The RNA shown here (FMN riboswitch aptamer (RFN element)) has 148 nucleotides and comes from an Actinomycetota bacterium.
The sequence was found by an Rfam model in a public genome assembly.
Of the family's consensus pairs, 100% are formed in the model.
Its Rfam family is "FMN riboswitch aptamer (RFN element)". Gene Ontology term of the family: FMN binding.
RNA sequence: ACAGUUCUUCGGGGUCAGUGAAAAUCUGAACCGGCGGUUAAAGUCCGCGACCCGACUGGAAACGCAGCCCCCAGCUGCGCAGCUUCAGGCGGUUGAUUCGGUGAAAUUCCGAAACCGACGGUUAGAGUCCGGAUGGGAGAAGAACGAU
Numbered sequence: 001a002c003a004g005u006u007c008u009u010c011g012g013g014g015u016c017a018g019u020g021a022a023a024a025u026c027u028g029a030a031c032c033g034g035c036g037g038u039u040a041a042a043g044u045c046c047g048c049g050a051c052c053c054g055a056c057u058g059g060a061a062a063c064g065c066a067g068c069c070c071c072c073a074g075c076u077g078c079g080c081a082g083c084u085u086c087a088g089g090c091g092g093u094u095g096a097u098u099c100g101g102u103g104a105a106a107u108u109c110c111g112a113a114a115c116c117g118a119c120g121g122u123u124a125g126a127g128u129c130c131g132g133a134u135g136g137g138a139g140a141a142g143a144a145c146g147a148u
Stems, first nucleotide, its partner, number of pairs: 004145007015029004030128002032117002034048004043115002052092003056088005063079006097113005119131003
């Protein structure tokens, strides 16, 4: 200098009021913004993650047969369809920004005005409440070891 293995930790934020029998869901105002990339910094550019859908592969459970066993139960092996469940990778789906300024360069900074936000639940309709979630994860940081 290059680069592999193992392990550890971290890894999503956000409300008040009014009306009303009832709404943190309506109305009014407010607040929030995962990860990587991008000659200059991003909720809105490019890509990813999660949620959702699909088939494929594999496991489990269930079922059937055989063996062990006096029987039951249990265990082992094999098999079946594809109802259930779990995992993997693959495919699909997946919201939203313009203008002006500065500058070598910015839909990323400054100024201004906009827009978006899964699914289920709820005595009234949800980005902000409850739930799947003490989950998962794009990734981030660190440690140890080995080899060249």